Model confidence (mean pLDDT): 77 of 100.
The RNA shown here (Bacterial RNase P class A) has 362 nucleotides and comes from an Anaerolineaceae bacterium.
The organism belongs to Anaerolineaceae, within Bacteria.
The sequence was found by an Rfam model in a public genome assembly.
The model forms 95% of the base pairs in the Rfam consensus.
It matches the Rfam family "Bacterial RNase P class A". Gene Ontology terms of the family: ribonuclease P activity, tRNA processing and dimeric ribonuclease P complex.
């Protein structure tokens, strides 16, 4: 100077006219809605997805068990997760760094195209030995039996590797080293796991993001949860106690005594509705993720659904020229509706830390 990897910030000022929601306050008027003025405040990092978790709320012995879901190394963190933090295997990068759906395949069933004999208690095609048989041919043919899977082929992958001993010919059949796997102990770690050492001839491919098996975890539905006031009409049929009903299915146990199916009435107002597992500073602990003290702040609550309209001026970015206060164009994704903690996703112009790697120069 380029290119890279991680991490923070921010989401355009600003003036004038005009017009909006809510809370406070201070007049007005009205049966009731009202309504004038000051003050104050008024969409996000995603407010979006509804993909996880929880507060609150109701049902409901809130028990108890099946079946169903959901997570799946350790260890923290946190109300709580499936989230985050570190670490630990393993994998991709030259590297900063980044990924993991990361319990088990000698518990049991399945599944793998095509080559290939043969693809998981496999298999003999080529070949090797051997023994019998044949031949005008007497060999390094040919055919049969019995051995045998070292070597050659097929393949992503072929039932451990190298060297060796043995054997007719080979083979962990046997011996050494070496991977694995099992058992047995030292040593570090909270721990997963790393690492040595001893004994064992034991060799058992791949997928669980296949069913399955283990560990742990889970009551349902949800602010159109829930409650209060007004106000208003209409019941009818059925079925029922050895029964029916009880917030996903079944069983048990429990409460409770109606339940179902048609048909009328009502759709207003008011609560829940925003003081928090709150935000900011700042001190202390801690590798972190956070925690705890100490200050100080109050930051939307509509409900047919608010924060807008128009004129300038500036800023920041790209472009182009005649190089000036020049001309032109760009400023995104996108808008609560109970609320918070994640998480995935969309994104215009920028800026700030930190590290890697390459080239040049001094």
């Nucleotide at each position: 100077c380029a290119g890279g990897c991680g991490g923070g910030c921010a989401a355009g000022g600003u003036g004038a006219u005009c017009g909006c929601g809510c809370c406070g306050g201070u007049g007005c008027g009205u049966u009731a809605u009202g309504u004038g003025c000051c003050g104050g405040u008024g969409a996000g990092g995603a407010a979006a997805g509804u993909c996880c978790g929880c507060a609150c709320u109701c049902c409901a012995c809130a028990g108890g068990g099946c079946a169903c879901g959901g997570u799946g190394c350790u260890a923290g963190c946190u109300a709580a997760c499936a989230g985050c933090u570190a670490g630990g295997c393993g994998g991709a990068g030259c590297g900063a760094u980044c990924c993991g759906a990361c319990g088990g395949c000698a518990a049991g069933u399945g599944c793998a195209a095509c080559a290939g004999a043969g693809a998981g208690c496999a298999g003999a095609u080529u070949g090797c030995g051997u023994c019998c048989g044949g031949c005008a041919a007497c060999g390094u043919c040919c055919g049969g039996g019995c051995g045998u899977g070292a070597g050659g082929g097929u393949g992503a992958a072929a039932c451990g590797g190298u060297g060796g001993u043995g054997u007719a010919a080979g083979a962990g059949a046997c011996c050494a080293c070496c991977a694995g796997c099992g058992u047995c102990g030292g040593u570090g770690g909270u721990g997963a796991c790393a690492u040595c050492g001893g004994c064992g001839g034991c060799u058992a491919g791949g997928c669980a993001a296949a069913c399955c098996c283990c560990a742990c975890c889970g009551g349902g539905a949800g602010c159109a949860a829930g409650g209060c006031c007004a106000a208003g009409c209409a019941g009818a049929u059925g079925c029922g106690a050895u029964g029916g009903u009880g917030u996903c299915g079944c069983c048990c146990g429990c409460a409770c005594c109606g339940c179902a199916u048609c048909g009328g009435g009502u759709a207003g107002g008011c609560c829940g509705c925003u003081u928090g597992a709150g935000g900011c500073g700042u001190c202390a602990g801690g590798u972190g993720a956070c925690u705890g003290g100490c200050g100080u702040c109050c930051u939307a609550g509509a409900u047919a659904g608010a924060u807008g309209a128009u004129c300038g001026c500036c800023a920041c970015c790209c472009g182009c020229c005649g190089c000036g206060c020049g001309c032109g164009g760009g400023u995104a994704c996108a808008g609560a509706a109970u609320g918070c903690g994640g998480c995935u996703u969309a994104u215009g112009c920028g800026c700030c830390c930190g590290c890697c790697u390459g080239a040049c120069c001094g």